[in-house]
Molecule: Glycine riboswitch aptamer
Organism: uncultured Ectothiorhodospiraceae bacterium
RNA sequence: CACAUCCAAUUGGGAGAGGCUUCUCAAGUAUCGAGAAGCGCCGAAGGCGCAACAUGCCCGGAAUCGCUCAGGCAAAAGGACCGAUUGAGACAG
Numbered sequence: 001c002a003c004a005u006c007c008a009a010u011u012g013g014g015a016g017a018g019g020c021u022u023c024u025c026a027a028g029u030a031u032c033g034a035g036a037a038g039c040g041c042c043g044a045a046g047g048c049g050c051a052a053c054a055u056g057c058c059c060g061g062a063a064u065c066g067c068u069c070a071g072g073c074a075a076a077a078g079g080a081c082c083g084a085u086u087g088a089g090a091c092a093g
Base pairs, nucleotide, nucleotide: 001093007087008086009085010084011083012082013081018039020038021037022036023035024034025033040073041072042071046069047067048066049065053060
C1' cells in the first nucleotide's frame, strides 16, 4: 500500500396466509380507518426447541428444520436473506 471476511451507514430486490364474522368508536350515502371478541390460516422480525459432534457427567451445540409465545394474513409499514455504493479497520500478499 492493501481484494476478500467482519462492522457501520445509505440504497435496491424480497415470500406466505381471511380486504373473514360480530360489537363499539370515528366518519357518514356507502366504502375505508381504530379498538375488542371469535373462528380459520402463515412464518422470513424477535423468541423457544433439537441432530451430528464434544464430555467421565452436567453444561455446550445449527438452520431457510420444528413450535407458533410474539408478529403477520388488500394496500402501507414490517420482513430472514441477497445485491450495490460509501466509510472505518485490517489478515494474506